[in-house]
């Protein structure tokens, strides 16, 4: 350096203000939020001749997770365009959009609940085939 097995810890944010109403953080105006891995031309840093390395960077690209259904085999499972730059961008820049499990309740991405749960995975430690 890399593999195996095991252990520990960590691992999700958000309705301000207003309208209607007997009642709505659920409707309406408006506000706000963005899990994990990959990709990545942006950003930051270190060394440097070239350049290399490190960190960071997508809710809508490629996958995963929670969730739902189940005959327990498995299945279902959201959303982006336009313009610009460029050899090359659904990732950069500008603009305008769109999306968000189940149960409860005046119809919920944001409240309450299952959940002191589960978990993609991240970090550290132990182990020791190569």
């Nucleotide at each position: 350096a890399c593999g195996u097995u095991c252990c520990u810890u960590c691992a999700g944010g958000g309705c301000a203000g207003g309208g209607u109403g007997a009642a709505a953080u659920u409707c309406c105006c408006g506000a706000c939020c963005g899990g994990c891995g990959g990709u990545g031309a942006g950003g930051a840093g270190u060394a440097u001749c070239g350049u290399a390395c490190u960190c960071u960077a997508a809710g809508u690209c490629c996958g995963c997770g929670a969730g739902c259904u189940u005959u327990c085999g498995a299945g279902c499972a959201g959303a982006u365009c336009u313009g610009g730059u460029u050899a090359g961008a659904u990732u950069c820049c500008a603009g305008a959009a769109c999306c968000g499990a189940c149960a409860g309740u005046a119809c919920a991405g944001u409240c309450u609940g299952g959940a002191u749960g589960g978990g993609a995975g991240a970090a550290g430690g132990a182990u020791g085939a190569u």

This is a predicted structure of a 130-nucleotide RNA (FMN riboswitch aptamer (RFN element)) from Terrilactibacillus laevilacticus. Lineage of the source: Bacteria > Bacillota > Bacilli > Caryophanales > Terrilactibacillus. It matches the Rfam family "FMN riboswitch aptamer (RFN element)". About the family: The RFN element is a highly conserved domain that is found frequently in the 5'-untranslated regions of prokaryotic mRNAs that encode for flavin mononucleotide (FMN) biosynthesis and transport proteins.